[in-house]
Description:
This is a predicted structure of a 327-nucleotide part of an RNA (large-subunit ribosomal RNA, domain IV) from Chitinophaga sedimenti. NCBI's taxonomy places the organism under Bacteria, Pseudomonadati, Bacteroidota, Chitinophagia, Chitinophaga. Model confidence (mean pLDDT): 85 of 100. Its Rfam family is "Bacterial large subunit ribosomal RNA".

Context: one part of a larger RNA
RNA sequence: CCGUGGUAAAGGAACUAGGCAAAUUGACGCUGUAACUUCGGGAUAAGGCGUACCGCAGUGAUGCGGUCUCAGUAAAAUGGUGCAACCAACUGUUUAACAAAAACACAGGGCCCUGCAAAAUCGAAAGAUGACGUAUAGAGCCUGAUACCUGCCCGGUGCUGGAAGGUUAAGGAAGGAUGUUCGGCGCAAGCCAAAGCUUCUGACUGAAGCCCCAGUAAACGGCGGCCGUAACUAUAACGGUCCUAAGGUAGCGAAAUUCCUUGUCGGGUAAGUUCCGACCUGCACGAAUGGUCUAAUGAGUUGCACACUGUCUCUACCACGAGCUCG
Repeated sequence: CCGUGGUAAAGGAACUAGGCAAAUUGACGCUGUAACUUCGGGAUAAGGCGUACCGCAGUGAUGCGGUCUCAGUAAAAUGGUGCAACCAACUGUUUAACAAAAACACAGGGCCCUGCAAAAUCGAAAGAUGACGUAUAGAGCCUGAUACCUGCCCGGUGCUGGAAGGUUAAGGAAGGAUGUUCGGCGCAAGCCAAAGCUUCUGACUGAAGCCCCAGUAAACGGCGGCCGUAACUAUAACGGUCCUAAGGUAGCGAAAUUCCUUGUCGGGUAAGUUCCGACCUGCACGAAUGGUCUAAUGAGUUGCACACUGUCUCUACCACGAGCUCG
């Protein structure tokens, strides 16, 4: 000097990013127990008191009497507690070896597909899973207990339906053309030229799709601007105008979302960029990409308080071990 333990006057979080670590609490019995609540809980809430040994009595709980200590759950094992907010309902699951969470899952809710040789999936196929199931079933997607709710927009994209018209592939194909020439004419060069074959061209025909017409948002998604106006001022219930598919409803709101911002006011502190309650000027909340409350739960996040303490003021000493020095 380090490690692991132990103790500490006075103070008691002044430490620190943060009470990290440590301390407190702790067992059993009796008593007693608030807000809130989904009436189950919350709850071991909180708080208070008791506890050994010996003798006698009693089946016993226990009672009476006595003894010792600073101390009787005498060691060990053995919850610190409360108040408030955020998130997630909950128990559960997860990054084996830096993340355990607010992430995943979940019961519950919804949409969509599927009538059975099902849809969906694996496989050139046979076949298999689905399922020895049958729409109260199976697959996919989203949301995420309960409670109260879930507004407007179908213009774009997607999906579903429609079939009149437009476009339209392969294929088919009237007609036209190229090459070849049986035959005819000609002294010859050559001319005419049927049928077939060949190579092109080709009016017309031709499904789905797309265009088109509807529906559909718990499908992907979206949910305005400017100007004026009330007898103080301010503000604007009201009016005008432009644009849009429609212009954000309820609820919440400086929020896990607020840039300006340590917004403003109130509370808590002597003093509070955090915290709680409000306000609304929402840079850039908002309704199953769910919105808002919520009891219970949480090795979750944040703020405060009580108790407690070497975290600190401010260090000191002890035990054991290692190092180090000497040998």